[in-house]
Context: one part of a larger RNA
Order: sequence, then structure tokens, then C1' cells
RNA sequence: GGAUGAACGCUGGCGGCGUGCUUAACACAUGCAAGUCGAACGGAGUAUAUUUAAAAGCUUGCUUUUGUAUAUACUUAGUGGCGGACGGGUGAGUAACGCGUGGGCAACCUGCCUUAUACCGGGGGACAACAGCUGGAAACGGCUGCUAAUACCGCAUAAGCGCACGAAGAGGCAUCUCUUAGUGUGAAAAACUCCGGUGGUAUAAGAUGGACCCGCGUCUGAUUAGCCAGUUGGCGGUGUAACGGACCACCAAAGCGACGAUCAGUAGCCGGCCUGAGAGGGCAAACGGCCACAUUGGGACUGAGACACGGCCCAAACUCCUACGGGAGGCAGCAGUGGGGAAUAUUGCACAAUGGGGGAAACCCUGAUGCAGCGACGCCGCGUGAGUGAAGAAGUAUUUCGGUAUGUAAAGCUCUAUCAGCAGGAAAGAAAAUGACGGUACCUGACUAAGAAGCCCCGGCUAACUACGUGCCAGCAGCCGCGGUAAUACGUAGGGGGCAAGCGUUAUCC
Repeated sequence: GGAUGAACGCUGGCGGCGUGCUUAACACAUGCAAGUCGAACGGAGUAUAUUUAAAAGCUUGCUUUUGUAUAUACUUAGUGGCGGACGGGUGAGUAACGCGUGGGCAACCUGCCUUAUACCGGGGGACAACAGCUGGAAACGGCUGCUAAUACCGCAUAAGCGCACGAAGAGGCAUCUCUUAGUGUGAAAAACUCCGGUGGUAUAAGAUGGACCCGCGUCUGAUUAGCCAGUUGGCGGUGUAACGGACCACCAAAGCGACGAUCAGUAGCCGGCCUGAGAGGGCAAACGGCCACAUUGGGACUGAGACACGGCCCAAACUCCUACGGGAGGCAGCAGUGGGGAAUAUUGCACAAUGGGGGAAACCCUGAUGCAGCGACGCCGCGUGAGUGAAGAAGUAUUUCGGUAUGUAAAGCUCUAUCAGCAGGAAAGAAAAUGACGGUACCUGACUAAGAAGCCCCGGCUAACUACGUGCCAGCAGCCGCGGUAAUACGUAGGGGGCAAGCGUUAUCC
């Protein structure tokens, strides 16, 4: 000198764009953050219309009430489907194939989507809801009975597929791989409809996403030198989507290490960011990619995908409810609270846009997101006026008392109106409709120099000096050093220098 997610002191006009718990992965009141589909299903309810039965009223063919059935529209507790594995947060753990980079998979999976081919026949038994009875303070249940489905289970069919067996051909990268035909054997499906479609099953391919393996790179310590028994390898199995001591039985005795094993400490990694001419050094906020975690520890279930932040089970700590028998909870989602701290924001608006989930759609949900609010926290831009004006006014400071400085500075005169304020108009963002932002940006008009300057420094380094006060005191200080009676170094004033809505200080990095 540059830089910062900064803090502190003094000061503070406006706007744009960013950014804001670095500490306690501490504990959390309250609200919201993941739902949706009635075009899968049986019910229930509301409204309307029609049908019909009963009763009442009488005006004797109408009205009212109740009920039955049908249709239409709407709502939805339950069954069922898809989604809750994305999106959002945090960095505790991790020195590791975790990450980066380059490869491999002849060892793999992939819902929704796209393409192609083939198919969608015929049955069955349940369980919620519901009804009845019943337990419990509650959370939540239990028993009996009825019922639907795109829920569940057999059967049929099998172009193609899986498994087993042997055969032929081709290829390669060692284990091997591919193709062809054959025999035996096994496994499918679901309907809804507004008749337009939307779905379902199987196989193959694609796309997307993921799993696994390998080469290289990836902090400090030797005042850590030896480490390791599933340990290293083999054979055979189990398990997995898949390879593998991943796991198991048996066999062998290996394997790693001064090219630093093991142990200990620290740490999420990267694109990047800061600095530097570069080499390098430092950092890992925001944004993007990957990983890990979700009170702590463990476990699996469901599913295409989880060992699952707002799912389940167990254990532990903590908090809450309780009728003491038993239950409920998890903000490292968005706000917000307490606590910690030098320190870090609103319990805001909207789904209008971009995206995501569900749905045929209308639409619903979305603290993702878009916006607004707060903070000079940062960067950038603008303003606080311009011209003229010597009687060099007054005041103030100083003085050798003549003057000198402040100083064209002010006043005065002539102008202008950026910003702010007032009034009027008024967007783009939105494809036909739909705008939270927002009567916002922006434009126009009128109006007044008015509403808008501070901070640090002035001994040398280092730009900028005098007076008074103080008297080794009070104090200053980054280093050298100032202060003991004329202090350009302390304090105040005048003047000056620097930067400027900031200026200094502190901390940290180059």
C1' cells in the first nucleotide's frame, strides 16, 4: 500500500447493487416451511331439480313438513396412487478414493421422460371407512359384523425375458464376452373417461441420475518407530444392483513402514477469493459443484431411490402433560426468544415472475424463490450550490501596535434546481387473462439557496505552526522519543494539511 462476513470511537444527506451469528452442532415459546389427486374406490354431508309415499293445512288441487329413489354441482374423514430421497439448513465429524483431476466397469442399478415391439383374458378372498359393544385421564386402542377399488392373491396367455442343460459360430482384455437355434421350467397386467384421451404389463434401446474400482495430488509433529489376527492371501460359500475378508468355514503366514507406517494434533474438499510483477503465501463468508450431518448413539422398514432434517423402532440426556397407570417433543428450514459474545436483521408481503410436487385440467401447495423492512457492513454514483463581489467590513487569533492572518471567505448582487420535500401523470417485468414489488422506477410542473460535513493529523519518518495553560505534573506515543518555566511532541484556541458521508483505531492476511 492492498484486503475483510469485521468490531469499537466520533460523525452521518440520498440512491443503486450486494451483504449480515465468524462465538454455544447451546436450549427453544409461537406461527408457518409438503402436499396433492373425487377423471382409482366405497361412503358421509350440503344445495338444486325430478320421482313417489305419509302427515298436516285448507282455498279441493295446491302449499308446507318428513321420508324413498334418481340426476347434477360442491365439500372430504378413510382405502388407494404419486410426491414427502428434491428443494432449504449446517460444517459437528472426516487426513479419507472424502475431495480434485484423469481413467475403468468383460462387476452394476435407474421411478418419472423419449423411442420401438408385444399384450391388457377370466376369477377369488379380505381390510379400513361405517354400525354395534367396549378399555383408557389422555395419547391411543380392542372385539364382533358389513363393504369398494388402479389395494391384495391365485389361474390363463408369453412375441420377448429370467433360470438350468448341452451345441454351433464369432470376438477379445486374464477371469471371459457376444450371437444363433434347441429342450425343460418360471414370472404379467387395471382400469377411469367429459369418448378426445389418460393410464396398466412385459421386453429392448436412449436420456438422466447414481453405485463401485484404480493412477496421481491433498496440513503439522519422530520430544510418535515399529504397526496389524479378518490382519495378508487362497479355496468354497453367504450376501449385494454389483466386485470384494464386505461376512462365514477351512488352509497358508503373510501384509504395511525412514519414499515416514502407526499414533497424536488440526481441518469439510474444490471452482474460487485476497495479495503479489511473477513464483509464491494466506483464506475457504457470499455464489456454484461434491461430501458429511439432522438432540446423542444404534437399527432396520417402505421404496426406483433413504438406512430418511419437519417417517418408524430401541437406548440415553433434556423439556413438557398426567387421573401416577402412562404419554408427547426435537428450528444445523423461515421468522422469532433466551443464552454466549466485540459482534450480525422482520414473529413482513406474494405465489405476479422463475422453478418444484400433485392433478387430464381448473387449480392447490411451495419461509424454494421473487420482493419489501432493518444495519454506512462493503462497493459504486450523486449532493451539501454556481458566478460576481475589496469598504480587504465586523468578529476572532496574533502583533515589534505599524500591521498581519482568517479572506472572495461572508454580506450584497445575478443565477441554477441534482438530491430531498410538494403536486400531476405513470410503466416494462405478462404469451389471451393474472403484478407481491407499487402508485415503485421513470417523466412533467411549481417552489425555496433553502433541509444536507465531518473525522484524523500538523517534532522526524510524513503533507501541515503560532499563542496561551501546564511545569518529569497532567499527559502523549507506531518507532525514535516529548514534558523538570518561553513545549511547533501534553491540553485549549487561531491557523494549516489530508481524506470525505465518512474519518480514525483495533484485529487478521499478503
Molecule: small-subunit ribosomal RNA, 5' domain
Organism: uncultured rumen bacterium